RNAcentral holds the sequence, with entries from ENA. A computed fold for a 72-nucleotide RNA from a Methanobacteriota archaeon, annotated as transfer RNA. Rfam family: tRNA. By type it is a transfer RNA. Lineage of the source: Archaea > Methanobacteriati > Methanobacteriota. Model confidence (mean pLDDT): 82 of 100.
Parts: sequence; structure tokens; C1' cells
RNA sequence: GCGCCGGUAGUCCAACGGUCAAGACACGGGCUUGCCAAGCCCGUAACGCGGGUUCGACUCCCGCCCGGCGCA
Repeated sequence: GCGCCGGUAGUCCAACGGUCAAGACACGGGCUUGCCAAGCCCGUAACGCGGGUUCGACUCCCGCCCGGCGCA
């Protein structure tokens, strides 16, 4: 340099173009318990950046940036 895959809460990981952006762990609050842990309930928090297509984009297209693999 070229090709392929990926980038979403603090972490991991989903989302036929129309969801309130799901779930788990973590974190905060509560219930329970003599206390802790476990368990149950509630809550906070996320789409890498910039354009384009579309009535509508996490999703499709283009260009960058970052990571991984392969080829030179």
C1' cells in the first nucleotide's frame, strides 16, 4: 500500500430501514436477613467522526480515524 472483519453505556454483547436502542455484568436506591452474601424490584448510563441516499439510517453508500487478520 491492497483486501477482509470489526468500532454501540464503565465492561461484554444484540438490534428485517420505522423498538422507548434489547440483555448480562458493574454502579446507585429499595425489599429481604440479627449481619454479610445470595435473591427480588426500581433507576442512571451508549450508536467512532464527517458527508450522502431516504418520508425515516445503529442499519444502506462514500471518505476519514482506530483495532484485528491476511497478502505483498